[in-house]
The part of an RNA shown here (small-subunit ribosomal RNA, 3' major domain) has 464 nucleotides and comes from an uncultured archaeon. Its mean pLDDT, the model's own confidence on a scale to 100, is 82.
Context: one part of a larger RNA
């Protein structure tokens, strides 16, 4: 200069307390890891910042792994080749199967892995050669430059000190004066209104009609493009007459109006050679490249995150109601007809504000249940049956009867959250031929405490 420090100040963050809340830690079970086991259970990742992560929901493929079976050398030399080179082929053997071999023979007819080089290919190795990319410090507020001043210099000042701010935000002193990255601005997107447009969207009004709907119609909603609106602007009080705070009007919103993108200077020899790229080293008839079949799914434990629940704020059976966001051609699939039900036949309509997807579920209203391992709770298993898909034995999902385990609110310890937030209820999409308790998103219903601190963890600046 810069780093630490169980030195000092000062400020700040629900990845941090304090006040609440509502899990996880105990069960089942689902997923990842470890470790065992294995012919192989490919590899990575490893405190935050590895562990539903590599979009990693692997039946085959995906697949790198195991075990078998087989295929591949451009280009050069050399050796061979019309006395017949590669290739095909009936037979029989070999074989889980094969003119893949191998005998025996027959067809074609010009090039040849037999030998050294040299390839082609490699998810083979180093991520501590690397490119990119992404991750963490950092929901931070830093990082630097001109030019002048001081110091021989390294380097300081500027960036410091008081206030202030979410903020090196911003004012006010001050040898500083100014400017860049960054912070704000910006850009999307929700709430409010206004202009334009009206189909496939809408239905105040009018006309037809028994209706269903037709035909005017663009008011209202709605849909997407423009535009306005907020600025501490306006009053009070507090601050230095400043920054700027705190109250309060008016407003759809108020003080950054939610929430997203974007996000320095650099550090962590973080992470990736298995997305790709790429450099050196390895392999090169085998560590390359195809098929079958098995294996990533293996179970004395151990850890991570999560499902469902342990009930009566509930279960169960009936009736009733109200989303949103998206997605759809070898796609998404209505009526209707069979089926207890998964499904199944059917195919209308939809290149999509037209049509499907599409019954939303918590919720409401009536019945039971009556504290009970139960009308809680669904593991496990047995049957029977559907659906993808060449194939569900290893190893897939659904329906229906049976069977009905642990579990009676979880020790130390520990994580996530301050508002349309948590909690909790469905519902779409991705992946994807089938499979979601995952990831990302969408909407219902909707809390309780706090508006402080720096006591635990940590960040930050000043100072030693």
């Nucleotide at each position: 200069u810069g780093g630490c420090g169980g030195g000092g100040g000062a400020g700040c963050a629900c990845c941090a307390c304090a006040a609440g809340g509502g899990g996880u830690g105990a069960a089942g079970c689902c997923u990842g890891c470890g470790g065992c086991u294995c012919a192989a259970u490919u590899g990575g990742a490893g405190u935050c910042a590895a562990c539903u992560c590599c979009g990693g929901g692997a039946a085959c493929c995906u697949u790198a792994c195991c075990a078998g079976g087989u295929g591949c050398g451009a280009c050069a030399g050399c050796a061979g080749g019309a006395u017949g080179a590669a290739g095909g082929c009936c037979a029989a053997g070999c074989u889980g199967a094969u003119g893949a071999c191998u005998u025996u023979g027959c067809c074609u007819g010009a090039c040849g892995c037999g030998c050294u080089g040299a390839g082609a290919g490699g998810u083979g190795g180093c991520g501590c050669a690397u490119g990119g990319c992404c991750g963490u410090c950092g929901c931070c507020a830093g990082c630097u430059c001109g030019u002048g001043c001081c110091g021989u210099g390294a380097g300081g000042u500027g960036u410091c000190u008081g206030g202030u701010u979410a903020a090196g935000u911003c004012c006010a002193g001050g040898a500083a004066c100014g400017a860049g990255c960054g912070a704000g601005a910006c850009c999307c997107u929700c709430a409010c209104c206004c202009u334009u447009a009206g189909u496939u969207g809408c239905g105040a009004c009018c006309g037809c009609g028994a209706a269903a709907g037709c035909g005017g119609g663009c008011a209202c909603a709605c849909u997407a493009a423009g535009g306005g609106g907020a600025c501490c602007g306006c009053c009070a009080c507090c601050g230095u007459u400043a920054a700027g705070g705190u109250g309060g009007a008016g407003g759809a919103a108020g003080g950054a109006g939610g929430g997203g993108g974007c996000a320095a200077c650099g550090g962590c020899a973080g992470g990736u050679c298995a997305g790709c790229a790429u450099g050196c080293c390895c392999c090169g008839a085998a560590u390359c490249a195809c098929c079958u079949g098995g294996g990533c799914c293996g179970c004395a434990c151990g850890c991570g995150g999560g499902c469902u629940g342990c009930a009566a704020u509930g279960g169960u059976g009936g009736a009733g109601g109200c989303a949103a966001u998206g997605g759809g051609a070898u796609c998404c699939g209505a009526a209707c007809c069979c089926g207890a039900a998964a499904g199944g036949g059917g195919g209308a309509g939809g290149u999509a504000a037209u049509c499907c997807u599409u019954g939303a579920a918590a919720c409401u209203c009536c019945a039971c249940c009556g504290u009970a391992g139960u009308u809680g709770g669904g593991a496990u298993c047995g049957a029977g049956g559907g659906c993808u898909g060449u194939a569900a034995c290893c190893c897939g999902c659904c329906c229906u009867c049976g069977u009905g385990a642990a579990c009676c609110u979880g020790g130390a310890a520990u994580c996530c959250c301050c508002a349309g937030u948590a909690a909790u209820c469905g519902c779409g999409u991705g992946u994807c031929a089938u499979c979601a308790u995952c990831g990302c998103g969408c909407g219902g219903u909707g809390a309780a405490c706090a508006a402080g601190u720096c006591c635990c963890c940590g960040c930050u600046c000043c100072u030693u």

Notes
RNAcentral holds the full RNA, with entries from Greengenes.